The RNA shown here (c-di-GMP-I-GGC riboswitch aptamer) has 81 nucleotides and comes from a Candidatus Methylomirabilota bacterium. It was read from a public genome assembly, where an Rfam model found it. The coordinates come from a structure-prediction model, not an experiment, and the mean pLDDT is 89.

RNA sequence: CCCGAUAAGAGCAAACCCGGCGAAAGCCGGGGACGCAAAGCCACGGGUUAGGUCGCGGACCUGACAGCCGGGCUGCCGAAG
Repeated sequence: CCCGAUAAGAGCAAACCCGGCGAAAGCCGGGGACGCAAAGCCACGGGUUAGGUCGCGGACCUGACAGCCGGGCUGCCGAAG
């Protein structure tokens, strides 16, 4: 370094509920745990999604999702191999 234990110590937190923000997708806070070894960060490629425009070709524009897949950056622990 790869790798990832029925290891140890920590960490995050799906659905759902409450409050707030937003046109919406969705986001933030609290509760709550389905899960997670990058479920830490970045919209770069693909994808999904909300809205708008259009010459109607699904193309373009503006948002959203990192817990959809790649990619980039960073990082805790240490058995076996």